[in-house]
RNA sequence: UUAUGUAAAAGCUAAACUUGUAGUGAUACAAGGGCGGAAAACUACGGGUCUUUUGUAUAAAGUAAAGAUAGCCGAGCUACACAG
Numbered sequence: 001u002u003a004u005g006u007a008a009a010a011g012c013u014a015a016a017c018u019u020g021u022a023g024u025g026a027u028a029c030a031a032g033g034g035c036g037g038a039a040a041a042c043u044a045c046g047g048g049u050c051u052u053u054u055g056u057a058u059a060a061a062g063u064a065a066a067g068a069u070a071g072c073c074g075a076g077c078u079a080c081a082c083a084g
Stems, first nucleotide, its partner, number of pairs: 005082002012037002017032006035071001042076002045074003048069006
């Protein structure tokens, strides 16, 4: 330095839920809260899932477009400590 890992120490983050705000919505942000996390930091590139519109004789499925999800998976990229 790199890969892997997680004993110790210092820390980081924050699920569900509640309240408020924004949004047609999925959801996001803030405060509280703490299920958890060795990248649960960041990035919508690939896939999945979800929302809205499209659309079909009705309904459903499918197709297409736009959006959401990074704590769904993969990938990219950055990073703290060091018993091993």